[in-house]
Context: one part of a larger RNA
RNA sequence: GGUGUAUGGGGGAUGCCUAGGCUCUUGAAGGCGAAGAAGGACGUGUUAAGCUGCGAUAAGCUACGGGGAUUUGCACAAAAGAAUUAAUCCGUAGAUUUCCGAAUGGGGCAACCCAAUGGUUUGAAGAACCAUUACCACAAUGUGGGGCAAACCCGGAGAACUGAAACAUCUAAGUACCCGGAGGAAGAGAAAACAAAAGUGAUUCCGUAAGUAGUGGCGAGCGAACGCGGAUUAGCCCAAACCGUUGUUGUUACGGCAAUGACGGGGUUGUAGGACGUUUUUUUAGAAAAGAUUUUAAUUUGAAUGAGUUGGGAAGCUCAGCCGUAGAAGGUGAUAGCCCUGUAAGAGUACAUAAUCUGGACGUAGACGAAUCCUGAGUAGGGGGGAGCUGGUGAAACUCCCUUUGAAUCAGCCGGCACCAUCCGGUAAGGCUAAAUACUAACAAGAGACCGAUAGUGAACGAGUACUGUGAAGGAAAGGUGAAAAGUACCCCGAAUAGGGGGGUGAAAAGACCCUGAAACCAUACACUU
Repeated sequence: GGUGUAUGGGGGAUGCCUAGGCUCUUGAAGGCGAAGAAGGACGUGUUAAGCUGCGAUAAGCUACGGGGAUUUGCACAAAAGAAUUAAUCCGUAGAUUUCCGAAUGGGGCAACCCAAUGGUUUGAAGAACCAUUACCACAAUGUGGGGCAAACCCGGAGAACUGAAACAUCUAAGUACCCGGAGGAAGAGAAAACAAAAGUGAUUCCGUAAGUAGUGGCGAGCGAACGCGGAUUAGCCCAAACCGUUGUUGUUACGGCAAUGACGGGGUUGUAGGACGUUUUUUUAGAAAAGAUUUUAAUUUGAAUGAGUUGGGAAGCUCAGCCGUAGAAGGUGAUAGCCCUGUAAGAGUACAUAAUCUGGACGUAGACGAAUCCUGAGUAGGGGGGAGCUGGUGAAACUCCCUUUGAAUCAGCCGGCACCAUCCGGUAAGGCUAAAUACUAACAAGAGACCGAUAGUGAACGAGUACUGUGAAGGAAAGGUGAAAAGUACCCCGAAUAGGGGGGUGAAAAGACCCUGAAACCAUACACUU
């Protein structure tokens, strides 16, 4: 020096565990904000660095309800206290709520500085305190807006990488990103729709039709609709004609006439409808206030087991029982239906909400007649330039935008994929509309052939922390004594508050660098060997 065995050190793998995550389901909610939000700064405790709570009334104040013996958060210590005259705690409602922040009196390098006006205190000055004072819009002594928030939604604006095995039309994609806006959903929506000789009857969503018809440097690719089957169902209101009231203007022969505005009635459609004239007649869908019932917080009732035995400990095992509308689950010194918390099933319950009933403003129907009137105009359509659709300009309909033109008026007008005719369908140029659909930051209850501390969130722990960076930003590591601190009284060695040895606790030192404690690596002893 090597090998082996044994005993240790070192290290923190493995096993077991879970306080935290991940995904989903159901319910509920879908907002907060000038009555100052979200988010922060600074304070606040007997002692107080951090977290949590709270705000100069500062781990809290008040009321009501619950609850019934402990209690002064995490936080296990000391001190000083509180509480059956009901504390702590739980629920609801209220009070307080510094400063910054949309931040809004002005300013500013956020949490700071300085004002004006009117008051209060003061004899006065000064100072202090209270209130008001931003901007924008509008119907303007007032009301509203602004900012924040995860996704979903609508609109505006809008890439490139990429694919085409290069690349330019094309694709990616109307995606990402940016901006504006709204709601609990949004948007769409009651046919100027489809269809095809038969019919359907607003919209939305799902399945199918179908990777079909199409489109496409006919490349890469893109990609419907009709119909059918489902989910859910709901329909309405204006403008106008006409009538009435009223205002303004013009004109007048003062009788009016004309134009125009406001308000009320009327009226709302395609087998056209309405006005107008004649006439007849009636009922039913249903808003708000208010009332009733149900729904409802904290909470509460809630069955049934003993003995022996092993053990540190019984819930294990043995024997003998019991309950069950409860054998879900968690805890308890090992594995408990009957020990505890619970569970099944009940009870109670304020505010608010929702549903149902009562209530009822208001609204609603038809026939006949046919002379006249009305039925959405710089609109529809055309030319030019674009966009949307499955449709890349094509034979290119249809829809939308810009520009330039520019009708008809029910014997009207539009569509049915150039265009024309027949036929069929509809009635534009005003508006509203629940449900079926999309999403989940936050809340409640639950589930998992999801993870189990290098996993699962970056974060099981004072984590978006420590730390890095001028900054935008980047971004960790770190869980486990024991059933219970019973956390080693006392003695000895030692310079020692280091460390160790006795002794004690404990089932076990598991001794706080604390469950288990692998390997690398280090050491000691012994054996063999060069």

This is a predicted structure of a 530-nucleotide part of an RNA (large-subunit ribosomal RNA, domain I) from Cellulophaga sp. BC115SP. Its Rfam family is "Bacterial large subunit ribosomal RNA". Its family is annotated with ribosome and structural constituent of ribosome in the Gene Ontology. Lineage of the source: Bacteria > Pseudomonadati > Flavobacteriia > Flavobacteriaceae > Cellulophaga. The coordinates come from a structure-prediction model, not an experiment, and the mean pLDDT is 83.